A computed fold for a 75-nucleotide RNA from a Planctomycetota bacterium, annotated as c-di-GMP-I-GGC riboswitch aptamer. It was read from a public genome assembly, where an Rfam model found it.
RNA sequence: GAUCGAAAAGGCAAACCCGUCGCGAGGCGGGGACGCAAAGCCGAGGGCCUCUAUGAGGCGGCCGGGCUGCCGAAC
Numbered sequence: 001g002a003u004c005g006a007a008a009a010g011g012c013a014a015a016c017c018c019g020u021c022g023c024g025a026g027g028c029g030g031g032g033a034c035g036c037a038a039a040g041c042c043g044a045g046g047g048c049c050u051c052u053a054u055g056a057g058g059c060g061g062c063c064g065g066g067c068u069g070c071c072g073a074a075c
Base pairs, nucleotide, nucleotide: 001075004072005071011036012035016031017030018029019028020027021026034061040067041066042065045063046062047059048058049057050056051055
């Protein structure tokens, strides 16, 4: 240095449960950990999902992409 991912510290938190908001997909808060090196943020690409369906929404923990970022064995 990093397009790479050993270790340590620290971080996040699936399912499920409780509360709350929403018609819903789901969101938020608490508990809880299956996992995660971007599981940080972004929904104007693809995909999946919802509804009162020429439209309006949800999912960034499905993939691609953009921006930002901790540590530093091997390389």
The organism belongs to Planctomycetota, within Bacteria.